The RNA shown here (small-subunit ribosomal RNA) has 1475 nucleotides and comes from an uncultured bacterium. RNAcentral holds the sequence, with entries from ENA and SILVA.
[in-house]
RNA sequence: AACGAACGUUAGCGGCGCGCUUAACACAUGCAAGUCGCACGAGAAAGGGCUUCGGCCCCGGUACAGUGGCGCACGGGUGAGUAACACGUGGGUAAUCUUCCCUAUGGCGGGGGAUAACCUUCCGAAAGGAGGGCUAAUACCGCAUAAGACCACGGCUCCGAAAGGAGCUGAGGUUAAAGCUGGCCUCUAUACAUAAGCUAGCACCAUAGGAUGAGCCCGCGGCCCAUCAGGUAGUUGGUAGGGUAACGGCCUACCAAGCCUAAGACGGGUAGCUGGUCUGAGAGGAUGAUCAGCCACACUGGAACUGAGACACGGUCCAGACUCCUACGGGAGGCAGCAGUGGGGAAUCUUGCGCAAUGGACGAAAGUCUGACGCAGCGACGCCGCGUGGGUGAUGAAGGCCUUCGGGUUGUAAAGCCCUGUGGGGAGGGACGAAUAAGUAGAAGCUAACACCUUCUAUGAUGACGGUACCUCCUUAGCAAGCACCGGCUAACUCUGUGCCAGCAGCCGCGGUAAGACAGAGGGUGCAAACGUUGUUCGGAAUUACUGGGCGUAAAGCGUGUGUAGGCGGCUAUGUAAGUCGGAUGUGAAAGCCCCGGGCUCAACCCGGGAAGUGCACUCGAUACUGCGUAGCUUGAGUCUCGGAGAGGUUGGUGGAAUUCUCGGUGUAGAGGUGAAAUUCGUAGAUAUCGAGAGGAACACCGGUGGCGAAGGCGGCCAACUGGACGAAGACUGACGCUGAGACACGAAAGCGUGGGGAGCAAACAGGAUUAGAUACCCUGGUAGUCCACGCCGUAAACGAUGGGUGCUAGGUGUCACGGGCAUUGACUCCCGUGGUGCCGUAGCAAACGCAUUAAGCACCCCGCCUGGGAAGUACGGCCGCAAGGCUAAAACUCAAAGGAAUUGACGGGGACCCGCACAAGCGGUGGAUGAUGUGGAUUAAUUCGAUGCAACGCGAAGAACCUUACCUGGACUCGAAAUGCAGUUGCCGCCUUCAGAGAUGGAGGCUUCCCGCAAGGGACGGCUGUAUAGGUGCUGCAUGGCUGUCGUCAGCUCGUGUCGUGAGAUGUUGGGUUAAGUCCCGCAACGAGCGCAACCCUUACUCUUAGUUGCUCGCCCGCAAGGGAAGCACCCUAAGAGAACUGCCUCGGAUAACGAGGAGGAAGGUGGGGAUGACGUCAAGUCCUCAUGGCCUUUAUGCCCAGGGCUACACACGUGCUACAAUGGCCGGUACAACGCGUCGCCAACCCGCAAGGGGGAGCCAAUCGCAAAAAACCGGUCUCAGUUCGGAUUGCAGGCUGCAACUCGCCUGCAUGAAGCUGGAAUCGCUAGUAAUCGCGUAUCAGAACGAUGCGGUGAAUACGUUCCCGGGCCUUGUACACACCGCCCGUCACAUCACGAAAGUGGUUUGUACUAGAAGUCGUAAUUCCAACCGCAAGGAGGAUAGCGCCCAAGGUAUGAACCAUGAUUGGGGUG
Repeated sequence: AACGAACGUUAGCGGCGCGCUUAACACAUGCAAGUCGCACGAGAAAGGGCUUCGGCCCCGGUACAGUGGCGCACGGGUGAGUAACACGUGGGUAAUCUUCCCUAUGGCGGGGGAUAACCUUCCGAAAGGAGGGCUAAUACCGCAUAAGACCACGGCUCCGAAAGGAGCUGAGGUUAAAGCUGGCCUCUAUACAUAAGCUAGCACCAUAGGAUGAGCCCGCGGCCCAUCAGGUAGUUGGUAGGGUAACGGCCUACCAAGCCUAAGACGGGUAGCUGGUCUGAGAGGAUGAUCAGCCACACUGGAACUGAGACACGGUCCAGACUCCUACGGGAGGCAGCAGUGGGGAAUCUUGCGCAAUGGACGAAAGUCUGACGCAGCGACGCCGCGUGGGUGAUGAAGGCCUUCGGGUUGUAAAGCCCUGUGGGGAGGGACGAAUAAGUAGAAGCUAACACCUUCUAUGAUGACGGUACCUCCUUAGCAAGCACCGGCUAACUCUGUGCCAGCAGCCGCGGUAAGACAGAGGGUGCAAACGUUGUUCGGAAUUACUGGGCGUAAAGCGUGUGUAGGCGGCUAUGUAAGUCGGAUGUGAAAGCCCCGGGCUCAACCCGGGAAGUGCACUCGAUACUGCGUAGCUUGAGUCUCGGAGAGGUUGGUGGAAUUCUCGGUGUAGAGGUGAAAUUCGUAGAUAUCGAGAGGAACACCGGUGGCGAAGGCGGCCAACUGGACGAAGACUGACGCUGAGACACGAAAGCGUGGGGAGCAAACAGGAUUAGAUACCCUGGUAGUCCACGCCGUAAACGAUGGGUGCUAGGUGUCACGGGCAUUGACUCCCGUGGUGCCGUAGCAAACGCAUUAAGCACCCCGCCUGGGAAGUACGGCCGCAAGGCUAAAACUCAAAGGAAUUGACGGGGACCCGCACAAGCGGUGGAUGAUGUGGAUUAAUUCGAUGCAACGCGAAGAACCUUACCUGGACUCGAAAUGCAGUUGCCGCCUUCAGAGAUGGAGGCUUCCCGCAAGGGACGGCUGUAUAGGUGCUGCAUGGCUGUCGUCAGCUCGUGUCGUGAGAUGUUGGGUUAAGUCCCGCAACGAGCGCAACCCUUACUCUUAGUUGCUCGCCCGCAAGGGAAGCACCCUAAGAGAACUGCCUCGGAUAACGAGGAGGAAGGUGGGGAUGACGUCAAGUCCUCAUGGCCUUUAUGCCCAGGGCUACACACGUGCUACAAUGGCCGGUACAACGCGUCGCCAACCCGCAAGGGGGAGCCAAUCGCAAAAAACCGGUCUCAGUUCGGAUUGCAGGCUGCAACUCGCCUGCAUGAAGCUGGAAUCGCUAGUAAUCGCGUAUCAGAACGAUGCGGUGAAUACGUUCCCGGGCCUUGUACACACCGCCCGUCACAUCACGAAAGUGGUUUGUACUAGAAGUCGUAAUUCCAACCGCAAGGAGGAUAGCGCCCAAGGUAUGAACCAUGAUUGGGGUG
């Protein structure tokens, strides 16, 4: 795009079309083929009229029926069968027929016998039938005639290749007929008018021609399966005969053995064919409704009759199935005609009107018949047209929907105002389609005729549709819009509901709480009396590729060759004209498509004309190319001569090394084997070593991207036989060529058969190891096999994953074989040619990778093969094989992919390089103990919540007794504990005392009483009431912002422009060096730039300048002493600024660079030490309980207040720290030296009390001034002496202190007493590279109080680093990848369960069909010794002829037997798909 459609929703009108695609299933009822009295005989009833009642007349020679003629073979239906001369197209018929019609010629004489109807007798239920009697014809039968026709025999002419045919002619033979009607009287007869006759028309007979129709034959064309490969006995041909309208094995007899087939016979499946129709740019593909042509069929099968024509839809006979009637004896029927019914189905109409038109049958005609046809009805089934209103109308109404609350949208849409009147309704008018017929009038022809008849002109009935189309008037905007869609493809977007549910879906895919995808709504988009869905066809699909594809890696080159058929084929000349090209002719039906014009108001539709119809046939011409014939040629191909190379093949012989075994010698305890071992061998002498021998297999070095071969493949040496290629030079043949379906041959390894052989190796097997296991890898053994001969098998990643041949298209460089040249004695070298074999590379090709004179380039020829993945190279069938198995080769079902090449990542028990307390080297810990703290778990009314590998666990929490607090129990409140607006009301608010209560809270009492205004009232601040709202540590960190952790202070992450690539992307950023560093240098199709690194900042180390109190004190002064004072600012210090370090200098290395190593100087040396600083990103990492925030939830509660409890519980488990286990120590005494900090709700001195915690006390200090403040380890002296201790301090008792409203649950501290575990910690694991670890103490935040935690500060102060193999993490390059939620990836097979389709299977059922036998209805034909008979012959008997029984051939249904093919089904079974 289309449809003979169907289904869903909806539906106003008209025109034109179309309407059982399924059951060729069965059919009730009516109708669909009759007509002619001008062929013939007979001939009513009823009715009407008259009547003398006998009857007569009209209807009426009418109806019904019969004989006869013509028609019934047309028209109409259907598509079952048919793969065929059935159809289409073009021819042939010299091999034929043709009723009716037309033309022409010639005829139509004279006789005969019957028969139906009718009458009658009889049988039968009926259908129907039998006998007897009468009668007519255009029915039937002889005879006559024969122009013509036909038959056989002659003659002549012509056509034809022939067979044969046409015409003329001779003499023989055979063969016709029917009348009817109208008119007339010219001739004859009766003499009115008729008859004979004449005339006209229609019939009839013969012949010839035409037209139409039909039969038969032939060329070509159009379906699938080769898993159908051979078929055929009347088969193929001949002769003779029969038969037909006609050729012919069409049929019969005889003879011969042919005929068809890979260009697809035979078989199977499917199917009516065509013009056309749909689609498509076309070529094609699909289709064969309606209309038209042809064919076939008419319940199923068979058969003939009649006829011009049938093997006959509404005829006959027989058989069968079915239905109906029946008196049971027997009969009747055939809608695939029009309507209609049942049934089937998703599905397809009225038992209508009319012969008015067109057409047909009959008739002289009137006319009759006609379900052909013309009309109407039903159905949106299709196409086409029309309408459902038009104009105006902004407060952009109301309502709906959305909203950022401003508004937007529905929307000029509505309303309102002004118009129009198609369709619908009412009234009136009203067609075209109709031409003619009979008749009448006139003219012409015919004729004896002004008759008749024929023709022409004029006149002259008739309408089913239908009172329809159409026209006019009236009527009212009134009665007339839906369907689908809105994620992308694809035009059209929001809200609500739902929450992987319900659902959607053509493909991709939507839905798991913010769904433009589900459902509803608003809005929109598209089409519109329709719109969607389903089905089907073509297109897109270059996705079967003729036009117009491919095969190295995506599917696809046969493993290789030889060669048959076939296809294709070099140069020249000539002939021919088959192909090819051009012209002409015929045909290519009509309709349809296309163009032009016309008719319905337009269109659809219809009419006229034209064009086209790419085809076929015939004819004329052309001859370039192809073909064919002829004659040549040498370049393709081949032959001959010479030569060298080679693991080419086959056979026979032969050689040495090595392994193993046997024998002998030497010799002794191991050998062997492995990652390490063991099995194994060995004291019966192994291994090792020497000598001798046996046997089998394979041939080191040479040896090489070297050679040979078609491929498989071929490797010691020698010989014999043998194939091919190559080089050189000529000679010869003269296209002999290329490819190659089938076919044939060869064909690794393994395997099979028979017979040998067997050293080594080695499936299976055994043992030992390894392992969770180890039916493996490793080891020790070991049989088939490996080897030979003969025969099978016929497959491989049989690979260059690349079929063969020929020609053409830049080069460079190796190598093998042969030849030539320069030079040379020669070899080598160099240059050139031919043939092989490699590498690199241009153009070109290619999806890319890559290929590139050895093409995957450009062309031609031939073969093979492919067409999504799986099922499956499987099943079934066939062929081959001894078997194993091979070759050929599907489908159901299932998936939305499977696949190629390349890219970026990620990953690897891949590689290269590098880094990091990563390992190693060290020091000290954790893991064991006690207690502290956090977590899990369990517990609980609650033990609030979060954090969960590193990167949760002394974490949020820089501090839970109440508070905190979010949890639990109980008691209260509801505009609320706090905030804002509005309205109303009130005058308070606040403070104090007291009572009840656990308190919140409630009650009572007292004190107090704002501002403005004259007042009313207003305001401020509160209370109360109501409202809008508050509140929520309720949920979602997977809706979010912000903040944070982590990789990681790792060196990376990117961009612009350019370049490369089809692209993803690459390059830059890779490479060579170097660095802590993508740091720098060099190189480079890159050049630059950004975020990171570094630096800039802070601190620390040195110096200087400035400043000098509260700091300091060198010198000087005072002072008993103390920097206490005066004094000073030198020093220290403080805190502001400046300087200083940059590989700057030297040497060496390096590439002359970057940079590195060493050195000098320097307080400091190679980023001096430390800090702050965290790129692009990753982990849906953490946090809704800091804060903010969308959505959801809650609102006398999930909010809020209060008391008490809980977060502190405890069989356990884990993390992190503390204290220890002691002598490098504990205890006692003495003596030194810090820094960072902090302090008025505070730090607190001196002094006094207390053993102490602490208390009293109160000076000083808002701090370089006073205080905290004692630093501790260290050092000196003493003591303890290796023990559960003078170690260790848990636990517990008693007594105290402090803070606080309050230390019971549940704080800290002190004293006395008590004195637990623990004697250095398993597997494992952590930190640290220098002022670091370790060790020692001090301060601070939080804080009323409460650190073993956190965070700072200083004191003392080490050891070790060979090095980068390994563990972990990271960076860069490279490589592989089937991974990309990225190795915590992906993914294979069995088993179990469910389900689906398929195969096998003892069989079973069915359909179709072959063969053999049987059977034999009806019927044609043959025969006929049955029986019968009018016409002719015969006087008769009888004959001729006819009919018929019977018999015979053929033969349908049926039967029996046995095959084949297909389908269905089958216990069980096999694999396969999906989950």